[in-house]
This is a predicted structure of a 584-nucleotide part of an RNA (large-subunit ribosomal RNA, domain V) from a Planctomycetota bacterium. The full RNA is in RNAcentral, with records from ENA. The organism belongs to Planctomycetota, within Bacteria. It matches the Rfam family "Bacterial large subunit ribosomal RNA". Rfam links the family to the GO terms ribosome and structural constituent of ribosome.
Context: one part of a larger RNA
RNA sequence: CCCGCGGUUAGACGGAAAGACCCCAUGAACCUUUACUGUAGGCUGAUAUUGGGUUGAGAUAUGUUCUGUGCAGAAUAGCUGGGAGGCUGUGAAUCGGGUGCGCAAGCACUCGAGGAGCCAUCGUUGAGAUACCAGCCUGGAUAUAUUUUAAUUCUAACCCCAUGCUAUGAAUCUAGGUGGGGGACAUUGUCAGUUGGGCAGUUUGACUGGGGCGGUCUCCUCCCAAAGAGUAACGGAGGAGCUCAAAGGUGCCCUCAGCCUGGUCGGCAAUCAGGCAACGAGCGUAAAGGUAGAAGGGCGCUUAACUGCGAGUCAUUUAAGACGAGCAGAUACGAAAGUAGGACUUAGUGAUCCGGUGAUUCCGAAUGGAAGGGUCAUCGCUCAUCAGAUAAAAGGUACUCUGGGGAUAACAGGCUUAUCGCCACCGAGCGUCCACAGCGGCGUGGCGGUUUGGCACCUCGAUGUCGGCUCAUCACAUCCUGGGGGUGAAGAAGCUCCCAAGGGUUUGGCUGUUCGCCAAUGAAAGUGGUACGUGAGCUGGGUUCAGACCGUCGUGAGACAGGUCGGUCCCUAUCUGCCGUGGG
Numbered sequence: 001c002c003c004g005c006g007g008u009u010a011g012a013c014g015g016a017a018a019g020a021c022c023c024c025a026u027g028a029a030c031c032u033u034u035a036c037u038g039u040a041g042g043c044u045g046a047u048a049u050u051g052g053g054u055u056g057a058g059a060u061a062u063g064u065u066c067u068g069u070g071c072a073g074a075a076u077a078g079c080u081g082g083g084a085g086g087c088u089g090u091g092a093a094u095c096g097g098g099u100g101c102g103c104a105a106g107c108a109c110u111c112g113a114g115g116a117g118c119c120a121u122c123g124u125u126g127a128g129a130u131a132c133c134a135g136c137c138u139g140g141a142u143a144u145a146u147u148u149u150a151a152u153u154c155u156a157a158c159c160c161c162a163u164g165c166u167a168u169g170a171a172u173c174u175a176g177g178u179g180g181g182g183g184a185c186a187u188u189g190u191c192a193g194u195u196g197g198g199c200a201g202u203u204u205g206a207c208u209g210g211g212g213c214g215g216u217c218u219c220c221u222c223c224c225a226a227a228g229a230g231u232a233a234c235g236g237a238g239g240a241g242c243u244c245a246a247a248g249g250u251g252c253c254c255u256c257a258g259c260c261u262g263g264u265c266g267g268c269a270a271u272c273a274g275g276c277a278a279c280g281a282g283c284g285u286a287a288a289g290g291u292a293g294a295a296g297g298g299c300g301c302u303u304a305a306c307u308g309c310g311a312g313u314c315a316u317u318u319a320a321g322a323c324g325a326g327c328a329g330a331u332a333c334g335a336a337a338g339u340a341g342g343a344c345u346u347a348g349u350g351a352u353c354c355g356g357u358g359a360u361u362c363c364g365a366a367u368g369g370a371a372g373g374g375u376c377a378u379c380g381c382u383c384a385u386c387a388g389a390u391a392a393a394a395g396g397u398a399c400u401c402u403g404g405g406g407a408u409a410a411c412a413g414g415c416u417u418a419u420c421g422c423c424a425c426c427g428a429g430c431g432u433c434c435a436c437a438g439c440g441g442c443g444u445g446g447c448g449g450u451u452u453g454g455c456a457c458c459u460c461g462a463u464g465u466c467g468g469c470u471c472a473u474c475a476c477a478u479c480c481u482g483g484g485g486g487u488g489a490a491g492a493a494g495c496u497c498c499c500a501a502g503g504g505u506u507u508g509g510c511u512g513u514u515c516g517c518c519a520a521u522g523a524a525a526g527u528g529g530u531a532c533g534u535g536a537g538c539u540g541g542g543u544u545c546a547g548a549c550c551g552u553c554g555u556g557a558g559a560c561a562g563g564u565c566g567g568u569c570c571c572u573a574u575c576u577g578c579c580g581u582g583g584g
Base pairs, nucleotide, nucleotide: 001584002583003582004581005580006579007578008577010576011575012574014571015570022405023404024403025402027401028400029397030396031395032394035202036201037200038199039198041195042194043193044192045191046190047189048188051154052153053152054151055150056149057148058147059146060145061144062143063142064141065140066139068137069105078136079135080134081133082132085119086118087117094113095112096111097110098109099108100107101106158182159181160180161179162178163177165176166175167174205217206216207215214234218240219239220238221237222236223235241386242284243343244342248302249301250300251299252298253297254296256280258276259275260274261273262272282291283290285348287346288345289344306329307328308327309326312323313322314321318387331340332339333338354380355379356378357377358376359375360374362373363372412459413457414455415454416453418452420448421447422446423445424444425443429439430438466541467539468538469537471533472530473529474528475527476526479504480503481502482499483498484497485496486495487494506520507519508518509517510516547565548564549563550562551560552559553558
């Protein structure tokens, strides 16, 4: 050097299973509920099945009968017409009793006595006789008919029970019979209202230095923004979701803030006078730009905060957005030239569909109309997730599932090193005195890569996660043992620094613990790295599935770096490595 054999599992990010954790999907499934929309079922009502009578309360029609008071006036005059006579032995006036109505004056009816009259025309009134007749109105009574409703009752529908009845010879079947009970109720059909996680179909946004929680989502102003425009971030600051009939138009006029001086109360500061003052004021509203030769302040007159258009531009994926000379019409102001199509400018907003209102020389299903539609104007959205999925929508899953992702988290690694550990510099001060024996303020510079983090670079078609056991190996910033310097080192014992990694560095109690506390030893009971060494070496106490309990939260399903009991740890070694051994 080559080839074996026997071992051992450190590596082959070993094998197994398209990761169960995490995120994503306009994925799924179950579960919940005061999510949305439905629905079985329940309840209630109407109607059909469903018929008769009585009573009460209404409505309508017809007949009869009553009813009716402004003032004046015999007095309780409903309206209109006819009308000179009408009623009365079939009982008038008058008197007594009762009932009803009532504006308390009377009116109507009835019973008894009575035994022959009573009323009208005539005077008051807008209207003249309930003297008489007819029609009608208001409100009432009564009768009949129809009908509504409530209660009650009946039996014949319908329901229930019984039956040593019949067909029938057995029968608990079928069709009837008989007797009893209930009874137009119940049952059943249809329709409607209400209730309805019992059940069903679904929804439950995105951005995001993982996701969740929080915040944000449209528009305006400034910075970032790198002197044209534009330009990102969960970068730094603020505003808007209006307002104004004058705060618009026009003609004419005026100039502010601040300061100084003077001046009654009056003062630092009120109103007044003079001066200085180019803009520091003001301009409805945030900021920026602009602005005194006005866009600021005042007064007069007014409505251009107009209609139809629009050359040409800015800006722009589109759709939107912005500016605009000029033309026509009709106006306002101004002597006129002219100016005026809102406001110093930039925010003050919402597509389409659907529907409303007004107008219209449009269409109008044979024709004329209409219905309906079109066109013009206008109205209804915190459609604010603001280019707006629907008119209409919340949650749980540890019982879970699928497709994906190392595009994205938890472990480990990597980068970084704020934090952490260590070192050095400076030297304020402490150390009786003395900065530096020993310390060292405020600061500064490094090193390390053991902490907590940041980033999200390999790995989600899997890199097993705390602690223990076993077995280790390395670094040295050395715990002991060794050698030295300094000392605020008398000696002993220390403190501090330098060199040094050869060897060593304990056993118990509690806890799953690492750690820590305690106990007892010892020369010492080192600090770290090794995928927080080591699960194809062991364990499985903890964490982190399915069961269950408690507390808390939640309406609930359920949830909780809250607690608690329980809970399947697979692999026969091909290669490399290592150990032992054999042959050439």